Context: one part of a larger RNA
Molecule: large-subunit ribosomal RNA, domain VI
Organism: wastewater metagenome
RNA sequence: CGUGUGUGACUUGAGAGAGCUCUUUCCUAGUACGAGAGGACCGGAAAGAACAAACCUCUGGUGUACGAGCUGUUCCGCCAGGAGCACUGCUCGGUAGCUAUGUUUGGGUAGGAUAACCGCUGAAAGCAUCUAAGCGGGAAGCCAAACUCAAGAUAAGGUCACGGUUCUGAUUUAUCAGAACAAGAUUCCCUGGAAGAUGACCAGGUUGAUAGGCCGCAGGUGGAAGCGUGGUGACACGUUAAGCCAAGCGGUACUAAUGAAAUCUAAUG
Numbered sequence: 001c002g003u004g005u006g007u008g009a010c011u012u013g014a015g016a017g018a019g020c021u022c023u024u025u026c027c028u029a030g031u032a033c034g035a036g037a038g039g040a041c042c043g044g045a046a047a048g049a050a051c052a053a054a055c056c057u058c059u060g061g062u063g064u065a066c067g068a069g070c071u072g073u074u075c076c077g078c079c080a081g082g083a084g085c086a087c088u089g090c091u092c093g094g095u096a097g098c099u100a101u102g103u104u105u106g107g108g109u110a111g112g113a114u115a116a117c118c119g120c121u122g123a124a125a126g127c128a129u130c131u132a133a134g135c136g137g138g139a140a141g142c143c144a145a146a147c148u149c150a151a152g153a154u155a156a157g158g159u160c161a162c163g164g165u166u167c168u169g170a171u172u173u174a175u176c177a178g179a180a181c182a183a184g185a186u187u188c189c190c191u192g193g194a195a196g197a198u199g200a201c202c203a204g205g206u207u208g209a210u211a212g213g214c215c216g217c218a219g220g221u222g223g224a225a226g227c228g229u230g231g232u233g234a235c236a237c238g239u240u241a242a243g244c245c246a247a248g249c250g251g252u253a254c255u256a257a258u259g260a261a262a263u264c265u266a267a268u269g
Stems, first nucleotide, its partner, number of pairs: 001152001005163007015149003021049007033038001051106005059100004066093005071086006111143002117137004164181008184264004189205005210256003213252005219245003226239005
C1' cells in the first nucleotide's frame, strides 16, 4: 500500500513445513516343525538406544553484582574492626538467569488408494488362466489424520462489538468539491521486560504496581560486631540459627512514568 465504510477483538484453513526410526527381553511356547540338534509365524506386554521438542522440580555446571575463610602489603593515628591492590589476590559454598550429562514428553490409532505379491469369477483358446470386461486382499512407503505456521489464499475469507452527522461552495438538482468533529487508533516521549544487535514484539504511563525504594517471605552463607565469662595464651563459650545478602515471590504510590506535540480516521450506503 492492497483486501471498495472506519476501528477493536476472535477465528476458518487453501497451502506450506517438520516428523515418520531402531534394538532387546518376556508371554503365547520349549508349542507348531524337526530323528535330534535346534526352534518359529500370528498376536500381546515390557525395557531401552539414538534423535527431536520443551523445561529447570531433582542431579550437576556457571554464577568477576551474595556470604564466609586465608596470605602479603598500603592506608583509615594505634588495638579491635575495615577498605584498596595482589589473575575475581587465593580458597570454600551459592540465589535468579542460562544450561546438560538432568527432568518431562514424542514418533499413536482407525481410514482411503496402491507396489511387489496373493486371490475370486472369467473368456479370447468348449480345457486352463488373477485379466482381456468385472471384483477383492495387500507395505515402515503415498493420500489423509495428528503437530507447527498460515487470508498478499490479489478468489485477499468468516464472526462479534462500536462508530455520521452537520456546514459551505459550485452547479448539470442530485451530483461534485471542500471543511469540522465521531468510534477510536498510532507515533513521538517516558517506566520497563522471562522480547531484543538496531528496528520490531510485549507490559505499563497516576482512573497506575511498569521499574526503583521500602516491608514481609523464600533462598544463600553459616553463628556478625560489640560486650561478658573462661583460659598464661592461641582460642573457646554466651548474648545468637546470629549478622549480612544479587537478579526470586508477594505487598505497598515513597521516587520516577512530566510537560508538550504530531499523524491517521468512512461511501458506489